[in-house]
RNA sequence: GGUAAACCCUCUGAAAGGAGGGGGGCACGAAGCCAUGGGUCUAAAGUAUUCAGCUAUGAUCGCCGGGCUGCAGCA
Repeated sequence: GGUAAACCCUCUGAAAGGAGGGGGGCACGAAGCCAUGGGUCUAAAGUAUUCAGCUAUGAUCGCCGGGCUGCAGCA
């Protein structure tokens, strides 16, 4: 000798989710950052319609690839 899952509360959001506090370690050798390529989630608005859907401009980096950065050791 890092991050902090679940759970609870508050705020925010149409939702998915996010932020903060508590809480407690689920897990992670980049689980640090980036929405660039996929995947997945949501569906307000829009659209379609009696099948009841379609759809991202929203979200997810703790889904994967990619990019950037970084600790320790060795060469």
Molecule: c-di-GMP-I riboswitch aptamer
Organism: unclassified sequences